The RNA shown here (transfer RNA) has 77 nucleotides and comes from a bacterium.
The coordinates come from a structure-prediction model, not an experiment, and the mean pLDDT is 80.

[in-house]
RNA sequence: GCGCCCGUAGCUCAGUGGAUUAGAGCGAUAGGUUGCGGUCCUAUAGGCCAGGAGUUCGAAUCUCUUCGGGCGCACCA
Repeated sequence: GCGCCCGUAGCUCAGUGGAUUAGAGCGAUAGGUUGCGGUCCUAUAGGCCAGGAGUUCGAAUCUCUUCGGGCGCACCA
């Protein structure tokens, strides 16, 4: 340099034949339970779906581009 894959909550991920309000587990906070803690139960908070642009009535999902990560190939006397 070229090609492919990926980027969604603090962490690990689901959701990608375009449609209503974007979800789960863990973690966090609060409460219940307990003599206290753990376990267990309940509730709450937490997201510009990596950034920008485009297509569309409608985009996390399609297209282009930028950034970041991974893999392969090439180059590197």